Molecule: Bacterial small signal recognition particle RNA
Organism: Candidatus Krumholzibacteriia bacterium
């Protein structure tokens, strides 16, 4: 010096892990500022049956709010498999030269 192989670097790519920013089945919480529903009482109509409005409570939804199985974007002084490896290092094998 030449050539193989291997291992760093280094690209890619698959699944994680961490961080972040969405989406999201569902179920909570929610009208103590105005919704709907049922409305004791008490109101009003009516001679009476009865009948209208409707507060309080009861129940329900919305807006919001916390959460969320799941899930998808970027990120990384991350882990692990694969692929590649142009140039650089590092080990080793083998060949040639002195």
């Nucleotide at each position: 010096g030449g050539u193989c192989a291997g291992g760093c670097c280094c690209g890619g790519u698959g699944u994680g892990a961490c961080g972040u920013c969405g989406g999201a089945a569902u179920g909570g919480c929610u009208a103590a500022u105005u919704c709907c529903g049922u409305c004791a009482g008490g109101a009003c109509c009516g001679g009476a049956a009865g009948g209208u409005a409707g507060c309080a409570g009861c129940g329900g939804u919305a807006c919001g709010c916390a959460g969320g199985a799941c899930u998808g974007g970027c990120g990384u002084g991350u882990g692990c498999g694969c692929c590649g490896u142009a140039a650089g290092c590092c080990u080793g094998g083998c060949c040639c030269a002195c």